[in-house]
Context: one part of a larger RNA
């Protein structure tokens, strides 16, 4: 991991509530007793005692009333409106293990030192080498004290290395030879040493050259059992089946924030019956916008005036600049300015509709109280966030399935009762993938821009189309070509030098079609090329500036890597047009099933039920209500006195028949001895999930 069996809202009192049943001349008995029994019960008996018929008061007490009070005043609580009671069923609540499994963990009382720490008492181990203390003997030297040397001699928490004890580094092993080993290497090996055998010390206490180490693979409190089904606001799991409604993640208080209570919002029943929704009208507002009238914020002018502090100019007067104020003009800002001023909204009344699973109100039963994105007004942050915190009873997921967006909970189009190979459609879309236009009309892009949104700036260009204005132009425009561009003069003054061109100053006059006392290059200085200007050839349009549209450069990342793709010059863009595809929509045929309404049957305890038909209005669903059924195991009664060896159950068969469905019921096999149908009653009452239990594979 897969099968198979087992596996979780049960019980017993109490109270509420709705349903039923029996009494209602009010209801009902506990205990105990009596008699009966299959030893489960059952029948009578017992009125003790509860629930009601009266309330108020702390109580006395009073009583349809009665507390408070000095009241007869007013208030509070009752009456005046009704059946009660008792059983049995559901449903919830509470006490209890309280749907089910799941802790670390507490307390108690026993068992543990054959594992280990520590002692205690007995005994047992330590190849072999090396050092060479104290001592003493001997000789030597010394007056001596002594000192030296040689031999003996064997001391040590000395070295060195087996057994022995450890366990230092690596390595190997890690469903192992081992729940700590194993190879290689190291550490101590006469000692605070190693080991046998016996005993002592234990659980909040022992033992501890202390690491919270060890106390039998268990240790910051052993181990077994006992309280005990501890407790778990935690996490997981909870088992046929159709049908009808259908949430919320919010406010409030919380040793409260992932948990409750109460209200919100859901289901059921039950009253009221339109009260509810929509238009109409009528209100108060101070928001969005707008405003500068107040309050304040800031910009630019003009006058007055201030203060002589301060820059400049002047001998000075004084005159500018600059700084403060005030008024006045012009053009502004504002969540905590408003002369002003919506739309919505919220509230009042009328009015239609007579509809909608509509409101409101009680009662019973809930869940819910981590929300998420999109839009729209804001607050935080950076007018960051798939960011956070409020609003709009905004819209959708949650709890919605279908079609679009390439894929895509929260965008967009649309809400799935079901059957159809029927039509129309929506939002999207029509060249292939791929259903549907290589559809019609004008344009515009040349850049694969573009071809889903969204995104890159300043800036930069004879890219191109279209607008508006304007200037030159057959008295020849702009280019182009061919001439010409002179003289006074080398203007004057500086300067080495300055001749159109190094600066300065001044910029004139003639000849002419025209030619600057010169716009560039150029030379030391000339020179020398062009230019403006002008004729002449040629000959029709040139040039400037505005606004728009689509493009280009500005544009740097990681698969050749993207428009979903293929590719496409339209199959891209702009704007118009007709077709046509396209969804669980919506229609068409045809069934089911709910609520209502009407009308028919049957039944009746006259309240109603139940069945048919017809009209209508619905039938997406998570937590959750609420309603109908199936199926198991037992028990009573039934059944032509039910079925069965002429084959029970139980098993295996995709195939037949009913039911929406849980399932029933036929037929064939196996199987071999029990078993069913109705109608009631009772529960060990339905498995896929719980790192469920248990067997098998």
């Nucleotide at each position: 991991g897969c099968c198979a069996a087992c596996g979780a809202g049960u019980u017993u009192a109490u109270g509420u509530a709705u349903g039923c049943u029996g009494c209602c001349u009010g209801g009902c008995u506990a205990a105990g007793c009596u008699c009966u029994u299959u030893a489960c019960g059952g029948a009578g008996u017992g009125g003790a005692g509860c629930c009601u018929c009266a309330g108020g008061g702390a109580a006395a007490c009073c009583g349809a009333g009665u507390g408070u009070u000095a009241a007869u005043a007013g208030c509070g609580c009752g009456a005046u409106u009704u059946u009660g009671u008792a059983g049995u069923a559901u449903a919830c609540a509470u006490a209890a293990g309280a749907c089910c499994c799941g802790a670390a963990g507490c307390c108690a009382g026993a068992u543990g030192a054959g594992c280990u720490u520590a002692c205690c008492a007995u005994g047992a181990g330590c190849a072999g080498g090396a050092u060479g203390a104290a001592c003493c003997c001997u000789u030597u030297c010394g007056a001596g004290a002594g000192a030296a040397a040689g031999g003996g001699g064997g001391a040590g928490g000395u070295c060195c290395g087996a057994a022995c004890c450890c366990g230092u580094a690596u390595g190997c092993c890690g469903u192992u030879c081992a729940a700590c080993a194993c190879a290689u290497u190291g550490g101590g090996a006469u000692g605070a040493c190693u080991u046998g055998u016996g005993g002592u010390a234990a659980g909040g206490a022992g033992u501890g050259a202390a690491a919270a180490g060890c106390u039998a693979a268990u240790c910051g409190a052993a181990u077994c059992u006992g309280g005990u089904a501890a407790u778990a606001g935690c996490u997981g799991g909870u088992u046929c089946u159709c049908u009808c409604c259908g949430a919320a993640a919010u406010a409030a208080c919380u040793u409260u924030a992932g948990g409750g209570u109460u209200a919100g919002c859901g289901u059921u029943u039950g009253u009221u019956u339109u009260a509810u929704c929509c238009u109409c009208u009528g209100g108060g507002g101070g928001u969005a916008g707008a405003g500068c009238a107040c309050u304040g914020g800031a910009a630019g002018g003009u006058a007055u005036u201030g203060a002589u502090a301060g820059g400049g100019a002047g001998a000075a007067a004084u005159c500018u600049c600059g700084c403060g104020a005030u008024a006045c003009c012009u053009a502004u800002c504002a969540a905590a300015c408003u002369c002003c001023g919506a739309a919505u909204a919220c509230u009042a009344g009328a009015g239609a509709u007579u509809a909608a699973u509509u409101a409101a109100c009680a009662a019973a039963c809930a869940g819910u109280u981590a929300g998420a994105c999109u839009a729209u007004g804001g607050g935080g942050g950076c007018u960051a966030a798939g960011c956070u915190c409020c609003a709009u009873c905004a819209g959708u997921c949650a709890a919605a399935a279908g079609g679009g967006a390439a894929a895509c909970a929260g965008c967009c189009c649309a809400g799935a009762u079901c059957u159809a190979u029927a039509a129309a459609u929506a939002a999207g879309g029509u060249c292939c993938c791929u259903a549907a236009a290589u559809c019609g009309a004008u344009a515009c892009u040349a850049a694969g821009u573009g071809c889903a949104a969204a995104a890159c700036g300043a800036g930069g260009a004879u890219g191109u189309g279209a607008u508006a204005u304007u200037u030159c132009u057959u008295a020849g425009a702009c280019a182009a070509u061919g001439a010409g561009g002179a003289g006074g003069u080398c203007g004057g003054c500086u300067u080495a030098g300055a001749a159109g061109c190094a600066g300065c100053c001044a910029u004139c006059c003639u000849u002419g079609a025209a030619a600057g006392a010169a716009a560039g290059c150029g030379u030391a200085a000339c020179a020398g090329c062009u230019c403006a200007c002008u004729c002449a050839u040629c000959a029709a349009g040139a040039g400037a500036u505005u606004u728009c549209g689509c493009g280009c450069c500005g544009a740097a990342a990681a698969u050749a890597a993207u428009c979903g793709g293929g590719g496409c010059u339209a199959a891209g863009u702009a704007u118009c047009g007709u077709a046509c595809c396209g969804a669980a929509u919506u229609u068409u045929a045809g069934g089911a099933u709910u609520g209502c309404a009407u009308c028919g049957a049957u039944g009746u305890u006259c309240g109603c039920a139940u069945c048919g038909a017809u009209g209508u209005a619905g039938u997406g669903g998570u937590a959750g209500g609420a309603g109908a059924g199936u199926a198991u195991u037992c028990c009573a009664c039934u059944c032509u006195u039910g079925c069965g060896u002429u084959g029970a159950a139980g098993c295996c068969g995709a195939a037949g028949g009913c039911g929406u469905g849980a399932g029933c019921c036929a037929c064939g096999g196996u199987g071999g001895a029990g078993c069913g149908u109705g109608u009631g009653g009772a529960a060990g009452u339905a498995a896929g999930a719980a790192u469920g239990u248990u067997g098998g594979c």

A computed fold for a 697-nucleotide part of an RNA from a Candidatus Nomurabacteria bacterium, annotated as large-subunit ribosomal RNA, domain II. The RNAcentral record of the full RNA draws on ENA. The prediction has a mean pLDDT of 81. Rfam family: Bacterial large subunit ribosomal RNA.